[in-house]
C1' cells in the first nucleotide's frame, strides 16, 4: 500500500415537431436516451524516471474513453417457504418473505470502409436492441410498484501482521 471489519453517504436518462383517428407522448414519419466493473490504439496533465546543451522523445504514472466485445445488476419468470381464496381430487389465483453453479429461462442488439504491428473499442458511415403492471389505441422516453431494491463508487473509523 493491497487485504479485512464496522459505520455512513451517493448510485439512471429519454417525446420536440407531424400525420391518421372519437381515442395514442402507447400506431406511423421525423426526433431523442444509453445503469456497473473490466478491456482498450482516444484525449488530457506535464507528476516521476531516462536520453538530450536545449527543443524535444522515449518510458511509467494519474484523469478520461464501448447501449451491441467480456461480465454483472434490477424486472418478470422458474424454484422453495407461509397466509388467503377458488375448485374438488387433478389442480388454479392472489399476497408476502427467500434461494442462486436457474452454465444460454424471458434475454437483447454491429456490420462496413479508413489508419494501423495490433481496433467489433479510434475517425467516418450505415445499421440494430431496450423488464414487468397500467392506460379511451399496441409504450425504451407517460403512469405505478419505487421515498424500494442494486451492480458498484466514495469517505470515515478500527485492530492486526
Nucleotide at each position: 500500500a493491497g487485504g479485512c471489519g464496522u459505520u455512513c453517504u451517493c448510485a439512471g436518462g429519454g417525446c420536440g415537431g407531424g400525420g391518421c383517428g372519437a381515442a395514442a407522448u402507447u400506431c406511423c414519419c421525423c426526433a431523442c436516451c444509453g445503469g456497473c466493473g473490466g478491456u482498450g490504439a482516444u484525449u488530457g496533465c506535464a507528476c516521476c524516471c531516462u536520453u538530450u546543451u536545449g527543443c524535444a522523445a522515449g518510458g511509467g504514472g494519474c484523469a478520461u474513453a464501448a447501449g451491441u466485445c467480456c461480465g454483472c445488476g434490477a424486472g418478470c419468470g422458474c424454484c422453495c417457504g407461509g397466509c388467503c381464496c377458488c375448485c374438488u381430487c387433478u389442480g388454479g389465483g392472489g399476497c408476502c418473505g427467500g434461494g442462486g453453479u436457474c452454465a444460454a429461462g424471458c434475454a437483447g442488439a454491429u456490420c462496413c470502409g479508413g489508419u494501423g504491428u495490433g481496433a467489433u473499442u479510434c475517425c467516418g458511415g450505415a445499421a440494430c436492441c431496450g423488464a414487468c403492471g397500467g392506460u379511451u389505441a399496441c409504450a425504451g422516453u407517460c403512469c405505478g410498484g419505487a421515498u424500494g431494491a442494486a451492480a458498484g463508487a466514495g469517505a470515515a473509523c478500527g485492530g492486526a501482521a
The RNA shown here (FMN riboswitch aptamer (RFN element)) has 161 nucleotides and comes from Komagataeibacter medellinensis. The sequence is in RNAcentral, with records from Ribocentre. Its mean pLDDT, the model's own confidence on a scale to 100, is 77.